Notes
A computed fold for a 79-nucleotide RNA from Thiobacillus sp., annotated as c-di-GMP-I riboswitch aptamer. Lineage of the source: Bacteria > Pseudomonadati > Betaproteobacteria > Thiobacillaceae > Thiobacillus. The coordinates come from a structure-prediction model, not an experiment, and the mean pLDDT is 77. The sequence was found by an Rfam model in a public genome assembly.
């Protein structure tokens, strides 16, 4: 500095549920709790998917990084 596939330590996050509080809503957040994750770590730039608004759009205005891609970073064994 590069790969970093299994296995193996240490440590990290935490789905469904339930409670509590936010929010017209998708859902945020806290707190029980783990199905799961080496980027499930940061980003709404690109696209999907979902709320709302609208009479309707190829419109507005949100959600979701735990859908995909792309950017920026990144621990350990090991090579």
């Nucleotide at each position: 500095g590069c790969c970093g596939u299994a296995c193996a330590a240490g440590g990290g996050c935490a789905a469904a549920u339930c409670c509590g509080u936010c929010g017209c809503g998708a859902g945020g957040c806290g707190g029980a709790g783990a199905c799961g994750c080496a980027a499930u770590g940061c980003u709404u730039c690109c696209g999907g998917u979902c709320u709302g608004g609208g009479g309707a759009a190829u419109c507005c205005a949100g959600a979701u990084g735990g859908c995909g891609g792309g950017g920026c970073u990144g621990c350990c064994a090991g090579g």